[in-house]
Overview
This is a predicted structure of a 79-nucleotide RNA (c-di-GMP-I-GGC riboswitch aptamer) from a bacterium.
RNA sequence: GGCGUCAAAGGCAAACCCGCCGCGAGGCGGGGACGCAAAGCCACGGGGCUGGUAACCCCAGUCAGCCGGGCUGCCAGCC
Repeated sequence: GGCGUCAAAGGCAAACCCGCCGCGAGGCGGGGACGCAAAGCCACGGGGCUGGUAACCCCAGUCAGCCGGGCUGCCAGCC
């Protein structure tokens, strides 16, 4: 450095519920765990969703736990 996790120490936290913010998708906090070896960070590409529009394009927004990509990181064991 690479692979990797039925090891060790840990970490994160889906759905749902409560409170708050937002037109909304959704976000934040608390509870709660479906799961996650990057479920740490980044909206760069694709895609989903929301708002605007008669509608599409388009514009703005949102989702990092949809896919790809970029940066960083713990450790058994093996190479």
Its Rfam family is "c-di-GMP-I-GGC riboswitch aptamer". Its family is annotated with cyclic-di-GMP binding in the Gene Ontology. Its mean pLDDT, the model's own confidence on a scale to 100, is 85.